The RNA shown here (transfer RNA) has 76 nucleotides and comes from a Bacteroidales bacterium. The sequence was found in a public genome assembly. The organism belongs to Bacteroidales, within Bacteria.

RNA sequence: GGUCCCGUAGUUUAACUGGAUAGAACGUGAGAUUCCGGUUCUCAUGGUAGGGGUUCGAGUCCUCUCGGGAUCACCA
Numbered sequence: 001g002g003u004c005c006c007g008u009a010g011u012u013u014a015a016c017u018g019g020a021u022a023g024a025a026c027g028u029g030a031g032a033u034u035c036c037g038g039u040u041c042u043c044a045u046g047g048u049a050g051g052g053g054u055u056c057g058a059g060u061c062c063u064c065u066c067g068g069g070a071u072c073a074c075c076a
Stems, first nucleotide, its partner, number of pairs: 001072007010026004019056001027045006049065005
């Protein structure tokens, strides 16, 4: 350098043939409980890697960039 795959919350992940408000668990914060802590319960927190395009509508399709991975080739 060529080809292919992947990128969703701090982490692990769901989202059907594109369909309206992207959900769960863990985590974190606050509160309740407790003499204190843990456990448990309640509430909150926070995300589609970035730009552009297609579409009435994009996490999903197309394109470019960025990042990660696999493989092939080149140089030495």
Rfam family: tRNA. Rfam classes the family as a transfer RNA. From the family's description: Transfer RNA (tRNA) molecules are approximately 80 nucleotides in length.